A computed fold for a 61-nucleotide RNA from Hydrogenispora ethanolica, annotated as Fluoride riboswitch aptamer (crcB RNA motif). The coordinates come from a structure-prediction model, not an experiment, and the mean pLDDT is 75.
[in-house]
RNA sequence: CUUUUAAAAGGCGAUGGAGUUCGCCAAAACCGCCUCAAAGGCUGAUGACUCCUGUGUUUUA
Numbered sequence: 001c002u003u004u005u006a007a008a009a010g011g012c013g014a015u016g017g018a019g020u021u022c023g024c025c026a027a028a029a030c031c032g033c034c035u036c037a038a039a040g041g042c043u044g045a046u047g048a049c050u051c052c053u054g055u056g057u058u059u060u061a
Base pairs, nucleotide, nucleotide: 010025011024012023013022016052017051018050019049020048021047032042033041034040
């Protein structure tokens, strides 16, 4: 340097992407809250922090 075989680098945390960190899961982890149930109502793009995108509220030009 080349070839062959085997294994690892995984996934998830209520709506997008990236970084850091925490927790959980091995076919599971996960799939928001209030209301006895139903009807109805409420918050948020984060598990947490920061940035970007989108959205919402207020003020000014």